[in-house]
Two RNAs folded together computationally: RNase P RNA and transfer RNA, 444 nucleotides in total. The coordinates come from a structure-prediction model, not an experiment, and the mean pLDDT is 75. It holds a member of the Rfam family "Bacterial RNase P class A". It is annotated as a ribozyme.
RNA sequence: GCAGACGGCUGGAUGAUCGCCGCUUUUCGCUUGAAAAGGGGAGGAAAGUCCGGGCUCCACGGAAAUACGGUGCUGGUUAACGGCCAGCGAGGGCGACCUCAGGGACAGUGCCACAGAAAGCAAACCGCCAACUUUGGUUGGUAAGGAUGAAAGGGUGCGGUAAGAGCGCACCGCGCCGCUGGUGACAGUGGCGGCAGGGUAAACCCCACCGGGAGCAAGACCAAUAGGGACAGUUGCUUUUAGUAGCAGGCGCAUUUCCGCGCCGCUGUCCGGGUCGGUUGCUUGAGCGCACUGGCAACAAUGCGCCUAGAGGAAUGGUCAUCACUUGUUUUGGCAAGUACAGAACCCGGCUUACACGCCGUCUGCCGCU
RNA sequence: CGGGGAGUGGCGCAGCCUGGUAGCGCACCUGUUUUGGGUACAGGGGGUCGCAAGUUCGAAUCUUGUCUCCCCGA
Numbered sequence: 001g002c003a004g005a006c007g008g009c010u011g012g013a014u015g016a017u018c019g020c021c022g023c024u025u026u027u028c029g030c031u032u033g034a035a036a037a038g039g040g041g042a043g044g045a046a047a048g049u050c051c052g053g054g055c056u057c058c059a060c061g062g063a064a065a066u067a068c069g070g071u072g073c074u075g076g077u078u079a080a081c082g083g084c085c086a087g088c089g090a091g092g093g094c095g096a097c098c099u100c101a102g103g104g105a106c107a108g109u110g111c112c113a114c115a116g117a118a119a120g121c122a123a124a125c126c127g128c129c130a131a132c133u134u135u136g137g138u139u140g141g142u143a144a145g146g147a148u149g150a151a152a153g154g155g156u157g158c159g160g161u162a163a164g165a166g167c168g169c170a171c172c173g174c175g176c177c178g179c180u181g182g183u184g185a186c187a188g189u190g191g192c193g194g195c196a197g198g199g200u201a202a203a204c205c206c207c208a209c210c211g212g213g214a215g216c217a218a219g220a221c222c223a224a225u226a227g228g229g230a231c232a233g234u235u236g237c238u239u240u241u242a243g244u245a246g247c248a249g250g251c252g253c254a255u256u257u258c259c260g261c262g263c264c265g266c267u268g269u270c271c272g273g274g275u276c277g278g279u280u281g282c283u284u285g286a287g288c289g290c291a292c293u294g295g296c297a298a299c300a301a302u303g304c305g306c307c308u309a310g311a312g313g314a315a316u317g318g319u320c321a322u323c324a325c326u327u328g329u330u331u332u333g334g335c336a337a338g339u340a341c342a343g344a345a346c347c348c349g350g351c352u353u354a355c356a357c358g359c360c361g362u363c364u365g366c367c368g369c370u
Numbered sequence: 371c372g373g374g375g376a377g378u379g380g381c382g383c384a385g386c387c388u389g390g391u392a393g394c395g396c397a398c399c400u401g402u403u404u405u406g407g408g409u410a411c412a413g414g415g416g417g418u419c420g421c422a423a424g425u426u427c428g429a430a431u432c433u434u435g436u437c438u439c440c441c442c443g444a
Stems, first nucleotide, its partner, number of pairs: 001366009012323007020041002023038006043341001047352002050350005055215004068211005073087005088102001089100004103206002108204002110200003125146002127142006154172006173195001174193008219280004228271007235248004249264005287306005293300002324339006371443007380396004390427001398414005420436005
């Protein structure tokens, strides 16, 4: 210098001015409110809502099991997790480094298309060998060779054999039992076994562990209008100082007449549920920053400092000036346009996705020079 | 906030559960029939199965992540 690997940061800056939404104080009005001053006002993802919690309500005597769903190497970390950290194993890359749902295939069941003789209690198509033979072939042995396939019941070599074969031996692989190191996954090593048990569980399934349901439109409080209930009074109209006088209701108490009582109706007081609406939940929290200690790290402890939006179908913006950057033009002065992704709504920890111009750190390979 | 569904030639759909050849109708192209067109008949072309990874010998199909669209409830 070129090509890469990994990790982190920032998310235009300052000032002026005009606006928008909450909060506090003061003054005026005091029923709504008005004015002034002060102070605050989006993010690293506020997004997707994919996991996990806090909080709240509902259900539930406790525990276990079944069903269903999820997770799945080991050890840590955490409030918890499918997150994170550190390792182990496997695979990829020359390397820095990256990826992995990574338990169980002697508990059982299923599947393995086409091709191929045969695809799972293995099997003889060609070939090889032996015997017989009517010379066509038949019977038997054989998995070393050919052929098919993703996969053909260990691999290489030597011996052995009629030809062959773990049939025998050495090494490698595999299985079982030990020993050593490690908390462990696992690694190394010794002995035994002649090889049994093809693959597939992101097929059903088995094993271990976890999971009650719903969500701030959760929930709590206050409470118009219109209903409901209890008690008391009251028949209505006209009239009168005055139930004083006159006239006149509906229904029920079996029916008719009379009398009486009750209800309908009206008034007052009280009670309960609760719609519209209002208040609350609401932002001080597993909080943030710095220092230090422990730890490889995730993370944890201690000390100091800080308070940082909280709404109503929803405010957080516009203009100008200077600077920064990008693009275009260019007379190299400048001019014009533009500033990524995106926008809170109960809160928090993660994951994933989107993201312009940039900046920083560590490391690897190659080339050149000294 | 919660639940469900879809993505496959230009268009509308099947295939997915139970992995192995992607198919149907309309549309398009060519030929025949016709004086010509339509119709009819015969033949043909055209598909990254939304995207990216993974499992598997093999993925439209199974799994995970992600993007877009539609519907329902409070």